Description:
Predicted 3D model of a 1545-nucleotide RNA (small-subunit ribosomal RNA) from a Clostridia bacterium. Lineage of the source: Bacteria > Bacillati > Bacillota > Clostridia. Rfam family: Bacterial small subunit ribosomal RNA. The RNAcentral record of the sequence draws on ENA.
């Protein structure tokens, strides 16, 4: 610079990821239908189903210039006035006769075929009427319809006689060409053989008609008509190539295939026949079956395809169904004929008519498709000379958004923005410039008007040419179905015209309400279980618009069938292994051809269509010119690189000779020891054996063990090795035979012989099957034993088949490297087994090289990853087999094999969104390793037995208000239910409410007292009485009324907050690098090491952040200060006593600060670290002892009843007051504690020593009084002062003596205190009777590792009162811990996995219900096509007599004969029918099979973690059922040791 205009994805498998793969959508299109809707106008298009049945009307005629006969009209003529005659006029009927009904118009039934399409051929053909050119029409002949009569029939239609014409029909005549036969020349073809020429012979035509000129004729022109030529059109017949689905249709064929005669035919042909011959088709897919008109085009799609064939064109086929002819130039003929069949109609029952798949219509059918229109004016077509005449071809109108295109339903200005209607967090936001309201315009409709193109011919008239009234050629006239339409003017007037759909993701568009897994939505994924942008309504929103969705159906997107352009190691997918056949692809070098390939040029690809240009309707849509664009196609000519193919030539492929070599390669025969088991014998004497224990079994008739002999099958220890050999299965003591491949060296040949391989044919483990053989040992099945909830099992004793062997089947396997065979190329390292060969050497003992095989590690590339990586899964080539979503299913059915199990090939209905592959992250394991906690196990007291208390469950009630529910719900919320509390029950009662706020009206202080009634609350009534002021009011206050208040009513699955718990475990993360496609990993693994992701080291990581840890808070020791309430050494001073006084602050305390403790010292270990161990000092150690402190998260963990809220719900009550009851209830179950059971004790004397703490409506002393609880009294003390305050256990001393007790106190009488309005229900306490169960607690199962358990009490909180709890105190004061195998929890690595709401996962399969679809099935019903045979219709074609026949010929023009024809009969062939036994297909069938699908049904647990006996593949036997055993493969099995190999240090 040109050329090219062309290609978008998106949900859904998973906790995520990546891959694979299916579904699904978004995107045009349609002869469409439904739903809703609905203004105009143009072009288009409109039975896609019943090739159902059709009323009715129309769609084919036409010519009088071919003919005759009737009539009718006009003229004239006669007339007996009835009418007749003659002439004119195709005017009108039918009729003879011509030309057309063979076209045009429908439909797609049939057809898979020369039907079509496309390209060729006909030396194998036909062609009316047209157009052009040659020649001719001479001259007889004889019926005949109509019509006339007679006549049959009900009608359709006939018979018979009689008369007539013609361009009808028959004879002769003539023949320039023509045809045919004989001879014969040239050209010519690839061949039959064609063209043309010459002599000779045979046979073989016609038609007339009308008109001008002319008096007529004639003759000419004109429309016919006869031979032949040649054109144009159009027809046929033949061939190549092309374009449907099954192979579960693999074989098919009797005119079959040729031939030679012949017959037919325009014509080749087996198209037909006779007669030989035995062919002929077929995996390149022939017979067969289903399904279909084919094309140009149309859709789609970037293409390349893929789907489709309606309108419109082109071929075909078909006309009510089968059959058949005839006429003709054509038909086997859609409005023609004949048979036969079904069915409609008339019938007088004898018989006849009829064929809308033409145009309208009409029934039916169907989801669904229109007018019984107008017109020949136009184009077109058949008839005519022609005027015309006929056309449902056509032109138009009708109806239908069916479709495509165009155009309106209005423009404009108008509020910080009406009303309604929607939402609100009430302030407000949408609808929304959107109405209204103003200006304004007028398209389409409406009304009034004008008003076309299409029309130009034929025709007529007249001019002109011209003999001409043939033709021409000029001018006038006249001719529109549409239509008074298009189209133009003009009037009024926003006036008459929006709607469908969809707003959870894809996919653009959100809120209220209703609803509550209901109701419904749904294209896929899903949504709805009470806050639903997924349902149904609304408001708004988006999108399209006279449409808009919705279904169907096609492409597309899907590279999801991959030719552009896909794949097989684990996702579907390499055949089990070899061998060969057809096929396919095939080394190096020359020549040669030109088939394929390439290029040029001619042909043809029709026309519309489609692109591109330009025109015509106001624009497009639509229509016109014009061009280009399409084919694996045909012809010619060039090229010769490649591929074929012909020939030569050559060694590297391949092979083949020649020395060597290795081996469990195979096949047969022999042959050897170990060993187990039996059998005999000998010792010998009680057990063996066999498991987790066990028993079953053997064994005193002597096992078992031991020593000899012996018998017999079957495998071969060591060697022995990711050694070896072989196509694969496989193959293993030894020795001979007999045999296949293999490898290595190095020179000989052959001279591409080669690779692969559909079918085919061999092989081919184990089980298994047939026959007969063997049988030691093992051992399916079975028997017992045991386990077990069961055990049709694992485990155990026994055991048959079979395992061996010989012949035959079988043919399968997780037959695997899940990886087909060959070739060639592409980096290295180290093992190993086989040979060669180098260097060195005594020596192949090392080293080195090199060829074959086998591993492993790894690089580059590859790959979804894992991982492969010269033995590829890399990079290419070649050929073969396979694969296309899970499930149904290797199933059925069909066919092949097989004794038979059964192999083999091999589907659909239905169903489901998925089914899978890698890998990542958890989480899990009856996996591993490490490691920790009172987690075990050491040890102490306990609980589980007792009474009692207290909490709960559950029962009870009017109510026994709620809530907590495995650890972590139960002495939990309650740290304190007698009324209150309280929410529960019942009765009584109030309503603006016991309690907030604000309006509005009215009245007033409120409170307070009283009275009545009443259980009380409440009702009623009564008495009392303010403050400010600008006089309006205003403040407090009651009342009615209105908004409202209230609510412990429901959701803790709407939520804040709080709290439980893993777990005080040692983790959990980020940033930033790096790695991984990618989820994610690294860091945070590792190697040590703590308590501890503490630290240290090491490392693709370096940093960090929330945890740990330390910083705070109490005990321990010491110092300083301070010294009252405290303390009291020393001084004084004092008492019965006694810090009681003075006085001190030293001790203790106390309160503030401060020191101490860090592995700092020291010695070992350790990497010289970190850290450990010891030891020094120290009050005190290695975190010092408790506390506080709780990471990221987990339980939709608790709680709407502490309190806070959202939404819901109640509103004279689910609010609010009261009295009483309940919450205390009891056949029973369980936590949890209390108190004991006694002697380490009980009871009684007597003694001793505490801390923490707590007191003003409180703590309460001394002192009295009471057994006693308490009681009277009131010092003292706001508290280091006084009090609560006697601590107990202990200690001494006494008693009791083993006993249900002097032990134990339940329970119950009684009488008493205290609190409080009030202890009846239902408080507590004391005293004096009573004096229960209970004598150490079954399974089970709790707590504690030191000042801990245990044991003793004191205080406190809460609280009138009421603790065996609770939260604290201090007093005495042990044990024991080898260890980490088990139990539970937990921390980190690692490994499986089919979990991931994560093992309280997942998940199999009998069986039972329900429903769906399918196999089989006694058959049963129909349907397609074929065979055999019968019967044979119409008709063709043959044949035929004694039957019939105008022309011709003979004969006379007769008779009568001949030619030739007809009827009727024979034949062959024939449709339909009809009988048979088959084939295919389909419907249906009692019952039966197994599949599928279906919130919550039964048995069991097989598989996913070593799934608890690893699993699975293949066989075989056995069991309800998964599934178990036997055998011989496989890892696609964990795990833990060894052995060899590799990597790293």
């Nucleotide at each position: 610079u040109u050329g090219g205009u062309g290609g978008a994805g998106a949900g859904u498998u998973u906790g995520a990821u990546c891959c694979u793969g299916g579904c699904u959508c978004a995107g045009g299109a349609c002869g469409a239908a439904c739903g809703c809707u609905g203004g105009c106008g143009g072009c288009g298009u409109g039975c896609c189903u019943c090739a159902u049945a059709c009323a009715u009307g129309c769609a084919a005629g036409u010519c009088g210039a071919g003919c005759g006969c009737a009539g009718g009209c006009a003229g004239u003529c006669c007339u007996u006035c009835g009418g007749g005659g003659c002439u004119g006029u195709g005017c009108u009927g039918a009729g003879c006769g011509g030309c057309g009904g063979a076209c045009g118009g429908g439909u797609g039934c049939g057809u898979a075929a020369c039907a079509c399409g496309u390209g060729a051929g006909g030396a194998a053909c036909c062609u009316g009427c047209c157009c052009u050119c040659c020649g001719g029409a001479c001259g007889g002949g004889g019926a005949u319809a109509a019509c006339g009569g007679c006549u049959g029939g009900a009608a359709a239609c006939g018979g018979c006689c009689g008369c007539u014409a013609a361009u009808a029909c028959c004879g002769g005549a003539u023949a320039c060409g023509g045809u045919c036969c004989u001879c014969u020349c040239u050209u010519c073809g690839c061949a039959u053989g064609a063209a043309g020429g010459g002599a000779g012979g045979a046979g073989g035509a016609a038609a007339g008609g009308g008109u001008c000129u002319g008096g007529a004729g004639a003759a000419g022109g004109c429309c016919g008509c006869c031979g032949g030529g040649g054109g144009a059109g159009g027809g046929u017949c033949u061939c190549g190539c092309g374009g449907c689905c099954c192979a579960u249709c693999a074989g098919c064929u009797a005119g079959u295939u040729g031939g030679u005669g012949g017959g037919g035919u325009a014509a080749c042909g087996g198209c037909c026949c006779a007669c030989c011959a035995a062919g002929g088709c077929g995996a390149c897919g022939a017979c067969g079956g289903g399904u279909a008109g084919c094309c140009g085009g149309c859709c789609u799609g970037a293409g390349a395809g893929g789907g489709u064939g309606g309108u419109c064109g082109g071929c075909c086929a078909c006309a009510c169904u089968g059959g058949g002819a005839c006429u003709g130039a054509g038909a086997c003929a859609c409005g023609g004929c004949c048979c036969a069949g079904a069915c409609u109609c008339c019938u007088a029952c004898g018989g006849g008519a009829g064929g809308c798949a033409g145009c309208a219509g009409u029934a039916g059918g169907g989801a669904a498709u229109c007018u019984u229109g107008c017109g020949c004016a136009a184009u077109g077509g058949g008839g005519g000379a022609a005027a015309c005449c006929c056309u449902g071809a056509c032109g138009c109108a009708g109806c239908g958004a069916c479709g495509c295109c165009g155009c309106g339903u209005g423009c404009g200005c108008g509020a910080g923005g009406a009303a309604g209607c929607c939402c609100u967090u009430c302030g407000g936001g949408g609808u929304g410039u959107a109405a209204a309201g103003c200006g304004c315009u007028g398209u389409c409709g409406u009304c009034c008007g004008g008003g076309a193109c299409g029309a130009a011919g034929u025709c007529c008239c007249g001019c002109c040419u011209g003999a001409a009234g043939a033709g021409g050629g000029c001018g006038g006239g006249g001719u529109g179905a549409c239509g008074g339409u298009a189209c133009c003017g003009g009037g009024a007037g926003a006036g008459g015209a929006a709607g469908c759909c969809c707003c959870g993701g894809c996919u653009a568009a959100c809120u209220a309400c209703g609803u509550g897994c209901c109701a419904g939505c749904a294209g896929c994924c899903g949504c709805g279980g009470u806050a639903a942008u997924a349902c149904g309504u609304a408001g708004g929103g988006g999108g399209c618009g006279a449409g808009c969705g919705u279904u169907g159906u096609c492409c597309g997107g899907a590279a999801u069938g991959a030719c552009u352009g896909g794949g097989c190691g684990u996702a579907a997918a390499g055949g089990g292994c070899g061998u060969c056949u057809a096929g396919g692809c095939g080394g190096c070098c020359g020549g040669g051809u030109a088939c394929g390939u390439g290029u040029a040029g001619g042909g043809u690809g029709a026309a519309a269509g489609c692109c591109c240009c330009g025109g015509g309707c106001u624009c497009a849509a639509c229509c016109c010119g014009g061009g280009g664009a399409g084919g694996u196609c045909c012809c010619u000519g060039c090229a010769a690189a490649c591929g074929g193919c012909c020939g030569g030539g050559c060694u590297u492929g391949a092979g083949g000779g020649c020395a060597g070599g290795a081996g469990a390669g195979g096949g047969g025969c022999a042959u050897g020891g170990a060993a187990u088991u039996c059998c005999c014998g000998g010792u010998g004497g009680a057990g063996c054996g066999g498991u987790g224990a066990a028993a079953u079994g053997c064994g005193u008739a002597g096992a078992g063990a031991u020593c000899g002999g012996g018998a017999g099958g079957a495998a071969c220890a060591c060697c022995a090795g990711u050694g070896g050999c072989g196509a694969a299965g496989g193959c293993g003591g030894u020795g001979c035979c007999c045999u296949g491949g293999c490898c290595u060296g190095g020179c000989c040949c052959u001279g591409a012989c080669g690779c692969u391989g559909a079918a085919g044919c061999g092989c081919g483990a184990a089980a298994g099957c047939u026959a007969g053989g063997g049988g030691a040992g093992c051992g399916a099945a079975c028997g017992g034993g045991a386990u077990u909830a069961g055990a049709u099992a694992c485990c155990c004793c026994g055991g048959u088949a079979g395992u061996c062997c010989u012949a035959g089947c079988c043919g399968u396997a997780a037959a695997c490297g899940a990886u087909g065979g060959g070739g060639a190329c592409u980096a290295g390292g180290u093992g190993u087994g086989g040979g060669a060969g180098g260097u060195a050497u005594c020596g192949a003992c090392c080293c080195c090289u090199u060829c074959c095989g086998u591993g492993c590690c790894g690089g580059a590339g590859g790959a979804a990853a894992c991982c492969c990586a010269c033995u590829a899964a890399g990079u290419c080539c070649c050929c073969c087999g396979c694969c296309u979503g899970g499930g149904g299913a290797g199933u059925a059915c069909g066919g092949c094999c097989g004794c038979a199990a059964g192999g083999u090939u091999g589907a659909a209905a239905c169903u489901c969104a998925a089914a899978g592959g890698a890998a990542u992250u958890g989480a899990c394991g009856g996996g591993g390793g490490c490691c920790c906690g009172c987690a075990c196990a050491a040890g102490c007291g306990g609980u589980g037995g007792a009474g009692c208390a207290u909490g709960u469950g559950g029962u009870u009630u009017a109510a026994u208000u709620c809530g907590a529910c495995g650890c972590a719900a139960c002495g939990c919320g309650a740290a304190g239910a007698a009324c209150c509390u309280u929410a529960c029950c019942a009765g009584g009662g109030c309503u603006u409410g016991a309690c907030a706020u604000g309006c509005a009206c009215g009245g007033g202080a409120a409170a307070g007292c009283g009275g009545c009634u009443g259980a009380a609350a409440g009702g009623c009534c009564g008495u009392g009485u303010c403050c400010c002021u600008u006089c309006g009011g205003g403040g407090c206050u009651c009342g009615u009324g209105c908004a409202c208040a209230g609510g412990u009513g429901c959701u803790g699955c709407a939520u804040g907050g709080u709290u439980g718990u893993c777990g005080u475990c040692a983790g959990c993360u980020c940033g930033u690098g790096u790695c991984g496609u990618g989820a994610g990993a690294u860091g945070u693994u590792g190697g040590g090491u703590u308590a501890a992701g503490u630290c240290c080291c090491g490392c693709a990581a370096c940093g960090a952040g929330c945890g740990c840890a330390a910083c705070c808070c109490c005990c321990g020791u010491c110092c300083c200060g301070u010294g009252u309430u405290g303390c009291c050494a020393g001084c004084g001073g004092g008492u019965g006593g006694a810090g009681c006084c003075g006085g001190g602050c030293a001790c203790u305390c106390a309160c503030g600060g401060g020191a101490g403790a860090c592995u700092g010292c020291c010695g070992g270990g350790g990497a010289u670290g970190a850290c450990c161990c010891g030891g020094a000092g120290g009050a005190a150690g290695g975190u010092g002892g408790g506390g506080a402190u709780g990471a990221c998260g987990u339980c939709a963990a608790a709680u709407c009843a502490u309190c806070a809220u959202g939404g819901c719900c109640c509103u004279g009550a689910u609010g609010c007051c009261c009295u009483g009851g309940g919450c205390u209830a009891c056949a029973c179950a369980c936590g949890u504690g209390c108190u004991a059971c006694a002697a380490u004790g009980g009871c009684c004397g007597g003694u001793a020593c505490a801390g923490c703490g707590g007191g003003a409506c409180g703590c309460g002393a001394a002192g009295c009084c009471g057994c006693g609880a308490g009681g009277c009294a009131g010092a003292g003390c706001c508290a280091a002062u006084c009090c609560c305050u006697g601590a107990a256990a202990g200690c001494c001393g006494g008693u009791c003596u083993c006993a249900g007790u002097u032990c134990g106190g339940a329970u119950c009488g009684g009488a008493g205190g205290c609190u409080g309005c009030a202890a009846c229900c239902c408080g507590c306490c004391u005293c004096c009777g009573u004096g229960a169960a209970g004598c150490c607690g079954g399974a089970a199962u709790c707590g504690c590792u030191a000042g801990u358990a245990a044991u003793c009490g004191c205080g406190g909180a809460u609280c009138a009162g009421a603790a065996c709890g609770c939260c604290g105190c201090g007093g005495u004061g042990a044990a024991u811990a080898c260890g980490u195998u088990c139990c539970c929890g937990g921390g980190c690595c690692u490994u499986g996995u089919a979990c991931a709401c994560a093992c309280c996962g997942c998940c199999c399969g009998u069986c039972a219900c329900a429903c769906c679809a399918c196999g089989a099935g006694a058959g049963u019903c129909g349907g397609c096509a074929a065979c055999a045979c019968c019967c044979g219709a119409a008709g063709c074609c043959g044949g035929u007599g004694g039957c019939c026949c105008a022309a011709c010929c003979c004969g006379a023009g007769g008779a009568g004969g001949g030619a030739g024809g007809g009827a009727g009969c024979c034949g062959u062939c024939g449709a339909a029918g009809g009988u048979g036994g088959g084939g295919c297909c389909g419907a249906u069938g009692a019952u039966u099979g197994g599949g599928g699908u279906g919130a919550a049904g039964u048995c069991g647990u097989a598989a996913c973690a070593a799934g608890g006996u690893a699993g699975c593949c293949g066989u075989a036997c056995c069991g309800g059922a998964a599934g178990g055993u036997g055998c011989g493969g496989c890892u696609g099995g964990a795990u833990c040791a060894c052995c060899u190999c590799c990597u790293u240090u």